[in-house]
RNA sequence: UCGUGCUAGAUGGGGAACUAGCGGUGCCCUGAACCCGCAAACCGCUAUAGCGGGAUUGAAUUCCUGCUUUGAGGUUUUUACAUUAUCGUCCGAUGCUGUUAAGUGGCGUUGAGAGUUGGGUCCUGCGCGGUAGAACGUUAUGAACUCCGCCAGGUCCGGAAGGAAGCAGCGGUAAAUAAAUGCUUCUAAGUGCCGCAGGGUUACACGAUUUGAGCUUAUUUAACAGUAUUGGCUUUGGUAUAAAGAUCGAUAGCAGGUGCACGG
Numbered sequence: 001u002c003g004u005g006c007u008a009g010a011u012g013g014g015g016a017a018c019u020a021g022c023g024g025u026g027c028c029c030u031g032a033a034c035c036c037g038c039a040a041a042c043c044g045c046u047a048u049a050g051c052g053g054g055a056u057u058g059a060a061u062u063c064c065u066g067c068u069u070u071g072a073g074g075u076u077u078u079u080a081c082a083u084u085a086u087c088g089u090c091c092g093a094u095g096c097u098g099u100u101a102a103g104u105g106g107c108g109u110u111g112a113g114a115g116u117u118g119g120g121u122c123c124u125g126c127g128c129g130g131u132a133g134a135a136c137g138u139u140a141u142g143a144a145c146u147c148c149g150c151c152a153g154g155u156c157c158g159g160a161a162g163g164a165a166g167c168a169g170c171g172g173u174a175a176a177u178a179a180a181u182g183c184u185u186c187u188a189a190g191u192g193c194c195g196c197a198g199g200g201u202u203a204c205a206c207g208a209u210u211u212g213a214g215c216u217u218a219u220u221u222a223a224c225a226g227u228a229u230u231g232g233c234u235u236u237g238g239u240a241u242a243a244a245g246a247u248c249g250a251u252a253g254c255a256g257g258u259g260c261a262c263g264g
Base pairs, nucleotide, nucleotide: 001264002263003262004261005260006259009057010056011055012030013029014028015027020046021045022044023043024042034054035053036052037051038050063257064256065255066254067253069252073248074247075246076245077244078243079242080241082239083238084237085236088233090232091231092230093229094228095227096226097225098224099223100222101221102220103219104218105216106215107214113211114210115209116208117207118206120204121203122199123198124197125196126195127194128192129191131188132187133186134185135184136182138179139178140177141176147172148171149170150169155164156163157162
């Protein structure tokens, strides 16, 4: 120096979180990056820090070490800005409601408002009258024969005198129908400028009486209170962006280092 075969090693790494600490499964970043089993209130280890099994590669551009180098990405601090939620007996604006005061309009010494009192409206019961209905009463109609009375004619009985039944007709009456009505009776009710008694006193008007100047419809202005919405300020958080700082850091770049055996 060349060839062959082995071995150490390698077959991803990083961030946050978790952990006494280390690594893994899970999440995130990067992207060349073996297979199987275990694993999050977890799985396995102990500063030599995943465990167990298998496979590939293998001394090199691929392994190891170092760097005033590169810097994907993550975490965190401060500041600025935007947005969202929240705290505040903070400030303001608008609307609604209520109270007070003043003004306008109306009423008021021919008495406002307030107090007392009486009955009324209200409720219950009784009575009177009316309305409606029914019954009874009055009048009228109303029985060919089946109700009553008088019964022409005629019929029957009789020697005669005289009697009997009885149609039509007339009168009355029953069932029933119709009309208007009655110092009659009964029933009913959203019955009445009705009457009597009891109850009731919130409200309404009326009368009497005491006091003596306000009352009120609506609206305007002001103040106060409450409430709703909204703007700003402030407190405390979340999210996003930008800058500066800190920290970890893949990848890349540069430099260096590194076996064994056999044979030529």
Predicted 3D model of a 264-nucleotide RNA (Bacterial large signal recognition particle RNA) from a Chloroflexota bacterium. It is recorded under the gene name ffs. The prediction has a mean pLDDT of 75. The organism belongs to Chloroflexota, within Bacteria. The sequence is in RNAcentral, with records from ENA. It matches the Rfam family "Bacterial large signal recognition particle RNA". Rfam describes the family as follows. The signal recognition particle (SRP) is a universally conserved ribonucleoprotein involved in the co-translational targeting of proteins to membranes.